[in-house]
Record summary
A computed fold for a 1425-nucleotide RNA from an uncultured bacterium, annotated as small-subunit ribosomal RNA. The coordinates come from a structure-prediction model, not an experiment, and the mean pLDDT is 82. It matches the Rfam family "Bacterial small subunit ribosomal RNA". Gene Ontology terms of the family: structural constituent of ribosome and ribosome.
RNA sequence: UUAGAGUUUGAUCCUGGCUCAGGAUGAACGCUGGCGGCGUGCCUAAUACAUGCAAGUCGAACGAAACUUCUUUAUCACCGAGUGCUUGCACUCACCGAUAAAGAGUUGAGUGGCGAACGGGUGAGUAACACGUGGGCAACCUGCCCAAAAGAGGGGGAUAACACUUGGAAACAGGUGCUAAUACCGCAUAACCAUGGUUACCGCAUGGUAACUAUGUAAAAGGUGGCUAUGCUACCGCUUUUGGAUGGGCCCGCGGCGCAUUAGCUAGUUGGUGAGGUAAAGGCUUACCAAGGCAAUGAUGCGUAGCCGAACUGAGAGGUUGAUCGGCCACAUUGGGACUGAGACACGGCCCAAACUCCUACGGGAGGCAGCAGUAGGGAAUCUUCCACAAUGGGCGAAAGCCUGAUGGAGCAACGCCGCGUGGGUGAAGAAGGUCUUCGGACCGUAAAACCCUGUUGUUAGAGAAGAAAGUGCGUGAGAGUAACUGUUCACGUUUCGACGGUAUCUAACCAGAAAGCCACGGCUAACUACGUGCCAGCAGCCGCGGUAAUACGUAGGGAGCAAGCGUUGUCCGGAUUUACUGGGUGUAAAGGGUGCGUAGGCGGCCUUGCAAGUCAGAAGUGAAAUCCAUGGGCUUAACCCGUGAACUGCUUUUGAAACUGUAGGGCUUGAGUGAAGUAGAGGCAGGCGGAAUUCCCGGUGUAGCGGUGAAAUGCGUAGAGAUCGGGAGGAACACCAGUGGCGAAGGCGGCCUGCUGGGCUUUAACUGACGCUGAAGCACGAAAGCGUGGGUAGCAAACAGGAUUAGAUACCCUGGUAGUCCACGCCGUAAACGAUGAUUACUAGGUGUGGGGGGUGUGACCCCCUCCGUGCCGGAGUUAACACAAUAAGUAAUCCACCUGGGGAGUACGGCCGCAAGGCUGAAACUCAAAGGAAUUGACGGGGACCCGCACAAGCGGUGGAGCAUGUGGUUUAAUUCGAAGCAACGCGAAGAACCUUACCAGGGCUUGACAUCCCGGUGACGCGACUGUAAUGGGUCGUUCCCUUCGGGGCACCGGAGACAGGUGGUGCAUGGUUGUCGUCAGCUCGUGUCGUGAGAUGUUGGGUUAAGUCCCGCAACGAGCGCAACCCCUGUCCUCAGUAGCCAGCACUUAGGGUGGGCACUCUGGGGAGACAGCCGGAGACAAUCCGGAGGAAGGCGGGGAUGACGUCAAAUCAUCAUGCCCCUUAUGUUCUGGGCUACACACGUGCUACAAUGGCGCCUACAAAGUGAAGCGAGCGAGCGAUCGUAAGCAAAACACAGAAAAGGCGUCCCAGUUCGGAUUGCAGGCUGCAACCCGCCUGCAUGAAGCUGGAAUCGCUAGUAAUCGCGGAUCAGAAUGCCGCGGUGAAUACGUUCCCGGGUCUUGCACACACCGCCCGUCA
Repeated sequence: UUAGAGUUUGAUCCUGGCUCAGGAUGAACGCUGGCGGCGUGCCUAAUACAUGCAAGUCGAACGAAACUUCUUUAUCACCGAGUGCUUGCACUCACCGAUAAAGAGUUGAGUGGCGAACGGGUGAGUAACACGUGGGCAACCUGCCCAAAAGAGGGGGAUAACACUUGGAAACAGGUGCUAAUACCGCAUAACCAUGGUUACCGCAUGGUAACUAUGUAAAAGGUGGCUAUGCUACCGCUUUUGGAUGGGCCCGCGGCGCAUUAGCUAGUUGGUGAGGUAAAGGCUUACCAAGGCAAUGAUGCGUAGCCGAACUGAGAGGUUGAUCGGCCACAUUGGGACUGAGACACGGCCCAAACUCCUACGGGAGGCAGCAGUAGGGAAUCUUCCACAAUGGGCGAAAGCCUGAUGGAGCAACGCCGCGUGGGUGAAGAAGGUCUUCGGACCGUAAAACCCUGUUGUUAGAGAAGAAAGUGCGUGAGAGUAACUGUUCACGUUUCGACGGUAUCUAACCAGAAAGCCACGGCUAACUACGUGCCAGCAGCCGCGGUAAUACGUAGGGAGCAAGCGUUGUCCGGAUUUACUGGGUGUAAAGGGUGCGUAGGCGGCCUUGCAAGUCAGAAGUGAAAUCCAUGGGCUUAACCCGUGAACUGCUUUUGAAACUGUAGGGCUUGAGUGAAGUAGAGGCAGGCGGAAUUCCCGGUGUAGCGGUGAAAUGCGUAGAGAUCGGGAGGAACACCAGUGGCGAAGGCGGCCUGCUGGGCUUUAACUGACGCUGAAGCACGAAAGCGUGGGUAGCAAACAGGAUUAGAUACCCUGGUAGUCCACGCCGUAAACGAUGAUUACUAGGUGUGGGGGGUGUGACCCCCUCCGUGCCGGAGUUAACACAAUAAGUAAUCCACCUGGGGAGUACGGCCGCAAGGCUGAAACUCAAAGGAAUUGACGGGGACCCGCACAAGCGGUGGAGCAUGUGGUUUAAUUCGAAGCAACGCGAAGAACCUUACCAGGGCUUGACAUCCCGGUGACGCGACUGUAAUGGGUCGUUCCCUUCGGGGCACCGGAGACAGGUGGUGCAUGGUUGUCGUCAGCUCGUGUCGUGAGAUGUUGGGUUAAGUCCCGCAACGAGCGCAACCCCUGUCCUCAGUAGCCAGCACUUAGGGUGGGCACUCUGGGGAGACAGCCGGAGACAAUCCGGAGGAAGGCGGGGAUGACGUCAAAUCAUCAUGCCCCUUAUGUUCUGGGCUACACACGUGCUACAAUGGCGCCUACAAAGUGAAGCGAGCGAGCGAUCGUAAGCAAAACACAGAAAAGGCGUCCCAGUUCGGAUUGCAGGCUGCAACCCGCCUGCAUGAAGCUGGAAUCGCUAGUAAUCGCGGAUCAGAAUGCCGCGGUGAAUACGUUCCCGGGUCUUGCACACACCGCCCGUCA
């Protein structure tokens, strides 16, 4: 002391990328901004620089000059005083002036010394001994400093300055003359120094040290001070030598970048000898000699880069960085060079060259901010032309001191870190206001206000530091030293010195007064509502939001986070075990080289001895400081600073250990190899031989076709094909045997024989003695196709030609056909070269085949057992994401090689190598996406499979599609032709009925609290009804009539008028909804609990064998149960029984007007209550002793008897906001409401659904039977009368088993028509009527007469139906004033066919494939735009 999340899918597991949350920053940008402390601040143009400053100092080294006043002296002049007094001289003193000299001081220049090589800046160059670390120098230097020893004798000649002068614009240069030194030069003296020689000792190879000897080499008699002064002495200097310290120089080991699409580099190159050079080794340089040196452990080249301590990050290992601070290096406009010096090849020195800038009299000169400030430029971006040497440090000086843009400070900047503040307490009327709201309220919110406090910061005023110590100057004293003094050192006293700065800090007063923003609120990720917008505007780190109810855009309210900051962007590390050392993989996800041989390299059997390189342990040195960590301390705290410790995982030296690795020696035989004895084989190469077949040629026989296909045609054939027989030629390939059999490294190898030749296996254990494994480079082999040269060519057959197919068909099919296929030689070097699985070794349950060999038992044979090598299958543990693998591993381990790191771009481009070419090998990037992928799961799908079902097909019957008409729809038209429904599953649908109404549409006229509801106020007593008038109509006007209760106050009720809350909307959204409905489908399915299996999605159950109409039932089974569905329970119908008997019925009896009419009866029919009956119950057979099926009997009915109602989980964003309800949006003198008229009925056309037909199974006329189910009072309406008829008049009966509608029709009988546009068909039209209704013009129905259209059975296509069904015939009802060919019901007559499940359609179950999941109406590829 190691955290994860989002995103591939319908879901899952895995692989794998992308993205996020964290930390950091010399940062920049946006919004905002109170204070302080400590840090930090050109990352870009090593671009160019105006101006000022950044290195001077020493007069105690020297000469000369100028100046100053101080001091002293001398002279002179003036004046004053005093003395002597000869009143004019002499002397003295003081002030002042001048001159001269000396001393002191100051200044600039010069000679001279020291410094200027430090300090400061920058990172261009540099891949290097540049840096880091550890060593070496017996191969070196070192000014100033320290210690020690010794010395300093005696001389000389110049030269700046200066004066005069020459040239020049200037910079500057020259000439003549003078002068000094701690400047310069000889000489003396000297060694422990250098060289040579001798001796001794030592080491690490050259060699080093010490002693002696020969030769050679030095200086400033200086400066200052004191004194007891010819001198002595102190200090500072000087010279020589030795040693030290410090700083440097050189050499070496090790360490730290990329590219191999950079593989070879090197002539001073590598070494030697001589010489030169350096402080010093050395090819450092040179002459000669030799031919070396470096490199796959990456030379050389190219690109990039200052290196480190450290910083950031990380659990660590690592990764990234090299700002500030510190060490080293390099550089100073660019390039080169040396001089001086202890030290430089020198940032503020010199010379040369170059570029640039400036001055110029054009001849020539001057300059170098990568010092501090500052300017321009560049840029996203980085500060003041500040103060001071007070402190620290540096240079010079004896010192005072001077200099110091080093440094100390201040200024600017939220650039970073740290700290503080923007107030605290009380305070519910939960104020106002805002937002939301379910309208009740909730939230902002104790928040505010108000009251009481505090004063950090702020403002004003006052006080006011530490940083100052060392030292200097002066004075006193002491120590050492000296003969002594001065001086020096120490102590004490005193004096002076602060940029910051009147700053920090403290005190007082004043006022809550002056001080909060930024970002986000879909998930990741803490935080939600409203409005606006409507795939627009916009957001976005990833996934993704936005197309009218957006928690994702914009705004507001609210809440979340951080806070003087907050976000964004860039960069780095992390997360990422996503380069995997720690710590990954390669059968199918990316990834095993096509195969072998083999070099380097890596790794390597058993025993033993030595060494100690690796390894381990101890000690020592080093690992600078700062940093990090621990701890303590100082600033009020912290940041920051200081101390101490630990640490710095490293390197070096040394001492030991000896197990393992290594190395050296010795031995062994089990790894490996050899020998011997056997053995199998399509192993390879060469030569020869063989038969079958195809084709071709010749000949015979023979005649019209052959061939080919799904069907054809091209083609061949009467010049004789094909067929058949005989003979011949030629090439290629080897039937059967033949086998998940054999051999080979792989590619691959197949007739037979011969020769040559490689490898394997078994047995044996004679020989060698680890000789082994792997294998980058390299070499060899390497299918097919292809290439070159020369042959060969029967068959086959790219290209090509023709014929078909097709929309096309550069294809699939057919007829031909050339390269090629074959041989020889030479190239190519690739394949799904696959077991998609590298080689080797060892170990780890079994079972069962097969090929080769050996052994055992057995007399032998067939067997059986053991064993080795190969080759298959099944399977346990284990492994795996799963699938699967499983002794032939994908298990457990070891060694070596190769390869992978998201998809696409792309195995492409460029470069290189190879190739005759084709091409191969090696092999990127820009850009782009958020995935691409593997395995498995569930569905859906398949012109996949299996099984099954359905009027699904087939078998039949009748239709539609053609005609006319009806009706609906589309389209068109229109003022409007209201709206909806749209494949099946919209279209005689909503609509069970549009002339007005309906009505939603259009035109026009009115109303505005409204046609309708609730509440308030006022008025009236009504409201209403009737009559009149008027209008196109509504609205309007007039007349008459007319309430209830009461406690008499009033109330109820209704209308009118008024005000506003509101009403109203068939306006939008069925993709916001409820409810209802359609459809798959009355299909047999859909699920759950527990258990089990699977990492999981899921599976199992529900699959399987049977069976059923059925997931119906039985059996089996890791399942056992359960639910919704199926079935049953319900209704109708079919048989019987029972009960009841009017309005129903009539067998028997009686009456009869002949009608169940009446009496009577309830037997029957019937009606409507109840019940029985059918269950595979019985028999036989099949089946598994089951479920069940088949047949039979009985029965009215038999295997669900027939029909209905009943519709699982769900699918289609299916339909409906116009039945109703409803969220949201919209309209409000109109999108509401009302009236009249019109429209929904239009009509070139297209479609759907129907009716009537086209006729003789018919039409027409006459006669004559038999139903069921219904309906009826604003009704059904008998009968009678009128009318040809529709209908009308009158009117009985019936609220119905009673009366009425009501005549059933087809059928049957008789007659007629005679195949025609008709005696079929009835459209259309004319005339005349009837009915309903306020009203039939647009726009109803019916009747009569007349008219008499299309149509002669319907193309492609398509629909319904399996039995009382289809077909056909009529009847009734709902709606309704009227208006059905539609709809819903009813009965009558009443068929045909089903072999069967191949096919079409739909469905169910299992299985299989899948790149589909919006699910094949999917996905997806190419071209074009």